About this RNA
Predicted 3D model of a 685-nucleotide part of an RNA (large-subunit ribosomal RNA, domain II) from Verrucomicrobiia bacterium DG1235. It matches the Rfam family "Bacterial large subunit ribosomal RNA". Gene Ontology terms of the family: structural constituent of ribosome and ribosome.
Context: one part of a larger RNA
RNA sequence: GCCUACGAGUUUAUGCACGUAGCAAGCCUAAGUAUCAUCGAUACGGAGGCGCAGCGAAAGCGAGUCUGAAUAGGGCGUCGAGUUGCUUGCAUAAGACCCGAAGCGGAGGUGAUCUAACCAUGGCCAGGUUGAAGCUUCAGUAAAAUGAAGUGGAGGACCGAACGGAUAUACCUUGAGAAGUGUUCCGAUGAGCUGUGGUUUGGAGCGAAAGACUAAUCAAACCCCGUGAUAGCUGGUUCUUUCCGAAAUAUAUUUAGGUAUAGCGUUGCACGCUGACUCUCGGAGGUAGAGCACUGAAUGGGCUAGGGGCCAUACCCGGUUACCAACCCCAAUCAAACUCCGAAUGCCGAGAGGUGAAGUGCAGCAGUCAGACAGCGGGUGAUAACGUCCGUUGUCGAGAGGGCAACAACCCAGACCUACGACUAAGGUCCCUAAACAUCGUUCAGUGGAGAAGGAUGUGGAUUUACACAGACAAUGAGGAUGUUGGCUUAGAGGCAGCCACCAUUUAAACAGUGCGUAAUAGCUGACUCAUCGAGUGAAUCUGCGCCGAAAAUGAUCGGGACUCAAACGAUGUACCGAAGUCUAGGACUCUACAGUUUACUGUAGUUUGGUAGGAAAGCGUUCCAACAGGAGUGAAGGGGAAGCGGCAAGCAACCCUGGACUGGUUGGAAGUGAGAAUGUAGGC
Numbered sequence: 001g002c003c004u005a006c007g008a009g010u011u012u013a014u015g016c017a018c019g020u021a022g023c024a025a026g027c028c029u030a031a032g033u034a035u036c037a038u039c040g041a042u043a044c045g046g047a048g049g050c051g052c053a054g055c056g057a058a059a060g061c062g063a064g065u066c067u068g069a070a071u072a073g074g075g076c077g078u079c080g081a082g083u084u085g086c087u088u089g090c091a092u093a094a095g096a097c098c099c100g101a102a103g104c105g106g107a108g109g110u111g112a113u114c115u116a117a118c119c120a121u122g123g124c125c126a127g128g129u130u131g132a133a134g135c136u137u138c139a140g141u142a143a144a145a146u147g148a149a150g151u152g153g154a155g156g157a158c159c160g161a162a163c164g165g166a167u168a169u170a171c172c173u174u175g176a177g178a179a180g181u182g183u184u185c186c187g188a189u190g191a192g193c194u195g196u197g198g199u200u201u202g203g204a205g206c207g208a209a210a211g212a213c214u215a216a217u218c219a220a221a222c223c224c225c226g227u228g229a230u231a232g233c234u235g236g237u238u239c240u241u242u243c244c245g246a247a248a249u250a251u252a253u254u255u256a257g258g259u260a261u262a263g264c265g266u267u268g269c270a271c272g273c274u275g276a277c278u279c280u281c282g283g284a285g286g287u288a289g290a291g292c293a294c295u296g297a298a299u300g301g302g303c304u305a306g307g308g309g310c311c312a313u314a315c316c317c318g319g320u321u322a323c324c325a326a327c328c329c330c331a332a333u334c335a336a337a338c339u340c341c342g343a344a345u346g347c348c349g350a351g352a353g354g355u356g357a358a359g360u361g362c363a364g365c366a367g368u369c370a371g372a373c374a375g376c377g378g379g380u381g382a383u384a385a386c387g388u389c390c391g392u393u394g395u396c397g398a399g400a401g402g403g404c405a406a407c408a409a410c411c412c413a414g415a416c417c418u419a420c421g422a423c424u425a426a427g428g429u430c431c432c433u434a435a436a437c438a439u440c441g442u443u444c445a446g447u448g449g450a451g452a453a454g455g456a457u458g459u460g461g462a463u464u465u466a467c468a469c470a471g472a473c474a475a476u477g478a479g480g481a482u483g484u485u486g487g488c489u490u491a492g493a494g495g496c497a498g499c500c501a502c503c504a505u506u507u508a509a510a511c512a513g514u515g516c517g518u519a520a521u522a523g524c525u526g527a528c529u530c531a532u533c534g535a536g537u538g539a540a541u542c543u544g545c546g547c548c549g550a551a552a553a554u555g556a557u558c559g560g561g562a563c564u565c566a567a568a569c570g571a572u573g574u575a576c577c578g579a580a581g582u583c584u585a586g587g588a589c590u591c592u593a594c595a596g597u598u599u600a601c602u603g604u605a606g607u608u609u610g611g612u613a614g615g616a617a618a619g620c621g622u623u624c625c626a627a628c629a630g631g632a633g634u635g636a637a638g639g640g641g642a643a644g645c646g647g648c649a650a651g652c653a654a655c656c657c658u659g660g661a662c663u664g665g666u667u668g669g670a671a672g673u674g675a676g677a678a679u680g681u682a683g684g685c
Stems, first nucleotide, its partner, number of pairs: 001685006011094007019086005026050003032044005054061002064076004097236002100233001104226003108223003116200009125190001127159003130155001134151006163187003168183004202218001204214002239619006249262005263368002265365007273356001277353007289341001290339002295335003299331004304325001306324002308321004371396010401412003416587004421583003427577003430561003436574007448563001454548002458545010475532005481505003486500003511526001515524002588609001591606006620674001622671007630663002638658004644652002
């Protein structure tokens, strides 16, 4: 892992409520007793309980009473239905749907055969090295001291086996092994190692102290008991179909992943047009926008107080200023906490329509309190985030189907069942892949198929303007002069360092000169003019589609192939494809109305049928009990198949094979009543 079996809302009491049955202004017995008796049944038993009258704190009064001075007003009552069983739902008390802690307690018990320490009694330590004290002899001394040689054999001494340990590393790590193996390493006469027997224990022992060790268990051992501890937490919770169908919010909370009340769901009863929504009318308001009248912010100019600078001044006066600047004026602005103004929506009220799986009230039962994204209006953040916090709408949540290549939340659209029928939506129609053609344009960038500031004779459209057959633009040829080298300045300044001026003449035209150039001249060129040529040429503005700007990590790509008067983009027209949408045909179900029948069916007309949490309803099946009528060695149950039944389903089942002894049906009743999940339990493979 698979298979088989087992495995989770139970029981009792009390209360509330629906349903149902008996009796009813009443209803019911409890303990107990008696009789019959196998389980048990029947009778008695009114002690007591609920109801029949309330109000008041009470005395008390009473269909009233309390308050009160009140014959006022107001509060609570009066205008009759209960009670006792049974089923079911829910609550409370109990283990209370099941499994699950770490834990807490016990003057209950078992452990020191592991290990810690201690006691008693034994055992063990190859070999080698060093060479303390003491002693002897000699030297030495007055005698000592002292020195030398020898002897000697000390030491938590040295090296190193056994023995004890465990430094580093490799292997092993479903191991050979729940701590080992190899290499390496430390102690090895000592606070050494070790055998045997014994002593000390659970808030206690023992500890050269690590919270170490106390039998693979230790910040309080193990076994048993309290014990089914508790678990606002996690997991699991077993047959079918039908109807409706949420929430992820507010308030409070030692509260934030819990709970209570409200909100939203469902079921029953009652009310009956009150509902959403639409139209009309009447209201309150200060948002969007706008504005500057207030409060503030802020730019330029004018006017002009005050101040600064400069000039002048003995002082008082003064003058001046492309300084700073109030008030005021003009022009042009800004504001969530500004408003002289001011919508659209929304909100409140009234009237009319509105019979809807609308509304309201009461009662039973819930679930929900982590929400998510998208559009719009905002706060916060960085006008960041699949960010966060509000408001509002939608979708997902709890929603399948089609589209977006794929893709909860986007677009279309809400799946009762059957159909090898039809029409459409979004989106599409070259091939993959169902379906397309026509017309007019744009784009050449594979733009389409990411992207900004900025840049550019890309190209289409529209507009304005200048020049132009009295010849423009471009090109080519020719001219481009004279006073004059203008004056000044300067070493020089001759169009061309710089300053001033910028005239006049001849002309078709020609600057006191546009640029290059020279030391200065010279030289080249431009403006300007003519000729040649012969029709458009410049400068702007708005706009469509493109270009550059454009760098990322395994191989690229629009979903792919591929596509260029398109299979891209814009526009027009007409077709087609395309969904569980809609229609068509058949069938089932819910609810409503009506009719017929009859106590739940039939028909007609409508209508409904996605669904998590959850509420409500109807059924199937298992075991046992009672009653009734049955089956079975001419073959029960069980096992393997199976026509058929269709009742939508859970399921039922003739018949055949197997099997070899019990067993099904109907109507009721009672439950150890349904398995795929719980790291479920046991067994098997």